[in-house]
Molecule: SAM riboswitch aptamer (S box leader)
Organism: Mariprofundaceae bacterium
RNA sequence: GCACUAUCCAGAGCAGUGGAGGGUUCAGGCCCUGAGAAGCUGCGGCAACCGGCCCUUGCGGGCAACUGGUGCCAAUGCCUGCCCACGAUGUGGGAGCGAUAAUGC
Numbered sequence: 001g002c003a004c005u006a007u008c009c010a011g012a013g014c015a016g017u018g019g020a021g022g023g024u025u026c027a028g029g030c031c032c033u034g035a036g037a038a039g040c041u042g043c044g045g046c047a048a049c050c051g052g053c054c055c056u057u058g059c060g061g062g063c064a065a066c067u068g069g070u071g072c073c074a075a076u077g078c079c080u081g082c083c084c085a086c087g088a089u090g091u092g093g094g095a096g097c098g099a100u101a102a103u104g105c
Base pairs, nucleotide, nucleotide: 001105002104003103005101006100007099008098013043014042015041016040017039021032022031023030026081027080028079029078044073045072046071049069050068052063053062054061055060077097082094083093084092085091086090
């Protein structure tokens, strides 16, 4: 990088550094930001995908988690974009795209 499966309205921030952007990309909206953005570092935290432990034929369920591998810590994946349905300036569902994990190549 590609394929496949699962999840994505819950949860969790301070300090240092850094200097003007950030919310993945494009467009529109909305929002965060010199009362200091992104990135990086330290410490802290959240969660529980794999792993661990227990139950189970299996599917699956449960427990713990600073001292196994990841991930994450503004706003639903910030919202919309394409399709469908409906009680229609909207609501719901789906697709697509993306992120993360596990497996395979």